[in-house]
RNA sequence: UCCUUAUUACGAGUGGCAGAGGGAAUAGGCCCUAUGAAGCCCGGCAACCUAGAUUAUCUAAGGUGCUAAAUCCUACAGAAUAUUUCUGAAAGAUGAGGA
Numbered sequence: 001u002c003c004u005u006a007u008u009a010c011g012a013g014u015g016g017c018a019g020a021g022g023g024a025a026u027a028g029g030c031c032c033u034a035u036g037a038a039g040c041c042c043g044g045c046a047a048c049c050u051a052g053a054u055u056a057u058c059u060a061a062g063g064u065g066c067u068a069a070a071u072c073c074u075a076c077a078g079a080a081u082a083u084u085u086c087u088g089a090a091a092g093a094u095g096a097g098g099a
Stems, first nucleotide, its partner, number of pairs: 001099008013042001015041003021032003026075004043067003047064003050060004071091001076088005
């Protein structure tokens, strides 16, 4: 990098360092941000793996992950009480397995 599969509306900071951006990419929108962005540390959460137990569940927090807003919303297809709403797909993210 590619393939398969599961999840993707639950949950999680009044901390420290830092100092200007950030919300995946393109476009449009809408937001966050000097009352401090990204990043790092600490703390926290508990989706998968893992370990354990009194095993349809619970606990732990070792690995990965996550810690504003549904994956922030839309883009493609379909439906309807039709210009809005709903459903699904695609794409993305993460885990596990494989090439």

The prediction has a mean pLDDT of 82. SAM riboswitch aptamer (S box leader), 99 nucleotides, folded computationally. Its Rfam family is "SAM riboswitch aptamer (S box leader)". Gene Ontology term of the family: regulation of gene expression.